[in-house]
RNA sequence: AAAGCUCCCGACUCUGUCGCUUCUUAGGAAGAGGAAAGUCCGGACACCACAGAGCAUCAUACUAGUUAACGACUAGGCGUCUUCGGAUGACAGCCAGUGCAGCAGAAAACAACCGCCUUCGGGUAAGGGUGAAAAGGUGAGGUAAGAGCUCACCAGUACUUUAAGUGAUUAGGGUAGCUGUGUAAACCUUAUGAGGUGAAAGGUCAUGUAUACCAGGGUUCCUUUCGGGGAUAAAAGUGCUCGCUUGAUCUUGGAGGGUAGACUGCUAAAGAUGCUUAGUGAUAAGUAUCGUAGAUAAAUGACAGAGGUCCUCUUUGAGGAUGACAGAAUCCGGCUUAUGACGGAGCUUUUCUU
Numbered sequence: 001a002a003a004g005c006u007c008c009c010g011a012c013u014c015u016g017u018c019g020c021u022u023c024u025u026a027g028g029a030a031g032a033g034g035a036a037a038g039u040c041c042g043g044a045c046a047c048c049a050c051a052g053a054g055c056a057u058c059a060u061a062c063u064a065g066u067u068a069a070c071g072a073c074u075a076g077g078c079g080u081c082u083u084c085g086g087a088u089g090a091c092a093g094c095c096a097g098u099g100c101a102g103c104a105g106a107a108a109a110c111a112a113c114c115g116c117c118u119u120c121g122g123g124u125a126a127g128g129g130u131g132a133a134a135a136g137g138u139g140a141g142g143u144a145a146g147a148g149c150u151c152a153c154c155a156g157u158a159c160u161u162u163a164a165g166u167g168a169u170u171a172g173g174g175u176a177g178c179u180g181u182g183u184a185a186a187c188c189u190u191a192u193g194a195g196g197u198g199a200a201a202g203g204u205c206a207u208g209u210a211u212a213c214c215a216g217g218g219u220u221c222c223u224u225u226c227g228g229g230g231a232u233a234a235a236a237g238u239g240c241u242c243g244c245u246u247g248a249u250c251u252u253g254g255a256g257g258g259u260a261g262a263c264u265g266c267u268a269a270a271g272a273u274g275c276u277u278a279g280u281g282a283u284a285a286g287u288a289u290c291g292u293a294g295a296u297a298a299a300u301g302a303c304a305g306a307g308g309u310c311c312u313c314u315u316u317g318a319g320g321a322u323g324a325c326a327g328a329a330u331c332c333g334g335c336u337u338a339u340g341a342c343g344g345a346g347c348u349u350u351u352c353u354u
Base pairs, nucleotide, nucleotide: 001350002349003348004347005346006345007344008343012307013306014305015304016303017302018301020031021030022029023028033325037336038335040334041333042332043331044330045198046197047196048195052242053241054240055239057194058193059192060191061190062076063075064074065073066072077091078089079088080087081086092189093188097187098186099183100182101181113128114127115124116123117122136154137153138152139151140150141149155179156178157176158175159174160173161172162171163170164169202264203263204262205261213254214253215252216251217250220231221230222229223228235246236245237244271290272289273288274287275286276285277284278283308322309321310320311319312318313317
């Protein structure tokens, strides 16, 4: 100097005038993001409701940590890609079972086309061919010809053992001739987990109507000091079943009528920021400071001046720009997607110079 990898930051500040929303001590104060998007996960919270068991269905799946929790995150292991730095994995199990692997080929696991041997009955799977894959590989012996048939070395598998590590695993040793491959984002098996609905959840007040119509089911029992208490049926409660709860009054469904107004939920949160300590890190603990929209068809803006930053040029000045993706709706933690100038930190490879 060039080419790459990983992480971080985030295009503004001040003043004045006018305008909008909320709060207010009426002086003033505050006012849309890193993703507010997607609705993909996890929760808080609310209701069913006191909420158990089994089946079904669905989700996750290496190890250890972090977290309120997660399918997220951090670190490590193994696999794959990369010269490297790094990136990435739908990462339990194919010796529980059942499937699938087209075409080609004799045959895709009960093998025999060409070939080799032959006592012509048969034997063979070493050589050839097809294929992604053909009954572990190389060499020697042996054989009628051959074959783990035997042996040596190697590979895989099973069992066992040593060392290191919390562990996943890593590096070795020994025994056994035990020896078709792949596929589980194929069915499946194993382990762990999951009740439903969702702020239009819910709650309070006001107004008003139809205590009406149709269909299904039920309309009981015991006790009492007459206040009440207990049991049970229909029905309701989660996809189904059982259990349990409510339970004497009605209940389930259909068709229809009225209202749809006000308030609340609604913003102090597993909150944010700084510093210290511990940790490789995610993060945790302590301490200090701050008080940071709450609309309800939807507010959070416009203009002017100055400064800052960036770009260009005829350079001690002039001109231009101040963007992109995009806009809260119960709240929070993640993931995914879109896009972000100027910059900052660490690392890898190549070349040149000293």